This is a predicted structure of a 71-nucleotide RNA (transfer RNA) from Opitutus sp. ER46.
Its Rfam family is "tRNA". Rfam describes the family as follows. Transfer RNA (tRNA) molecules are approximately 80 nucleotides in length. It is annotated as a transfer RNA.
The source organism's lineage runs through Bacteria, Verrucomicrobiota, Opitutia, Opitutaceae and Opitutus.
RNA sequence: GCGGGCGUAGUUCAUCGGUAGAACGUGUGCUUCCCAAGCAUGAGAGGCGGGUUCGAUUCCCGCCGCCCGCA
Numbered sequence: 001g002c003g004g005g006c007g008u009a010g011u012u013c014a015u016c017g018g019u020a021g022a023a024c025g026u027g028u029g030c031u032u033c034c035c036a037a038g039c040a041u042g043a044g045a046g047g048c049g050g051g052u053u054c055g056a057u058u059c060c061c062g063c064c065g066c067c068c069g070c071a
Base pairs, nucleotide, nucleotide: 001070002069003068004067005066006065007064010024011023012022013021018054026042027041028040029039030038047063048062049061050060051059
C1' cells in the first nucleotide's frame, strides 16, 4: 500500500429498519447479631461525520480504532 472482518451498558454477548435486551458487575431496600448467600427493585450503552428513509444500532459512503490475510 491492497483486501476482508469487527466497533452496542463497567465487562462478555444478543438484537440486524419501528419502545436496544440478557448475564455478570453496580446502587437501594428486605432478610441476618455481622458478613456472604438469597429475594425485590433501580440506574446505566449503539466509535465519529454524512446519505437513503415517515423512521437507522440495522442499509450506503467517508473517517478513526482494533484484528486477520496479501504485498